[in-house]
RNA sequence: CUCUUAUCAAGAAAGGCGGAGGGAUAUGGCCCGACGAUGCCUUGACAACCUGUUAUAAUUAACAAGGUGUCUCAUCCAUCCGCCGCAGGGCGGACAGAUAAGUC
Numbered sequence: 001c002u003c004u005u006a007u008c009a010a011g012a013a014a015g016g017c018g019g020a021g022g023g024a025u026a027u028g029g030c031c032c033g034a035c036g037a038u039g040c041c042u043u044g045a046c047a048a049c050c051u052g053u054u055a056u057a058a059u060u061a062a063c064a065a066g067g068u069g070u071c072u073c074a075u076c077c078a079u080c081c082g083c084c085g086c087a088g089g090g091c092g093g094a095c096a097g098a099u100a101a102g103u104c
Base pairs, nucleotide, nucleotide: 003102004101005100006099007098008097013043014042015041016040017039021032022031023030026079027078028077029076044071045070046069048068049067050066051064052063053062054061055060075096080093081092082091083090084089
């Protein structure tokens, strides 16, 4: 990489390196960026999954923060389908993506 399941409107900062675009893919928007972004490292934080502890018959909840993960804008929003609406638009679903646990 493949496949399965679950979750994704909440949450969470500084310093250093570096030096130009970046935000998964294509498009349209929107946003971040020389007041230094994206990215990498260190420390810190958060608490999504696993793990541990406690409570519970179980479901589940709380705590901890060991393993991953995350710490700009809802997965940044939409583009595909269905329903509602005169319309702007609203609600839901799918596709795709990300993360975790397992699997090949």